A computed fold for a 78-nucleotide RNA from a marine sediment metagenome, annotated as c-di-GMP-I riboswitch aptamer. The RNAcentral record of the sequence draws on MGnify. The prediction has a mean pLDDT of 82.
RNA sequence: GAAAAAGGCUAACCACCGGUGACGGUGGGUCGCAAAACUUCCGGUCUGGCGAUUGUGUCAGAUAGCGGGGUUACCGAA
Numbered sequence: 001g002a003a004a005a006a007g008g009c010u011a012a013c014c015a016c017c018g019g020u021g022a023c024g025g026u027g028g029g030u031c032g033c034a035a036a037a038c039u040u041c042c043g044g045u046c047u048g049g050c051g052a053u054u055g056u057g058u059c060a061g062a063u064a065g066c067g068g069g070g071u072u073a074c075c076g077a078a
Stems, first nucleotide, its partner, number of pairs: 001075001008033002013028006031065001037071003041068003044063007
């Protein structure tokens, strides 16, 4: 970040497996993605436990394809 090329990832949905759950893994699938690579540091959303009973707390989780930050990285004309 123009164009091209190479390659990458894989939403929904389906099957099987794991989890109380959010959701995750594998295979199929292909809506999309230029960081849809990695990382829960910050905010958001969601789940479970506890507390509270008008309070919106607290603990443990999930989501990186919700956003921001950090780290690393492919191609690349003028």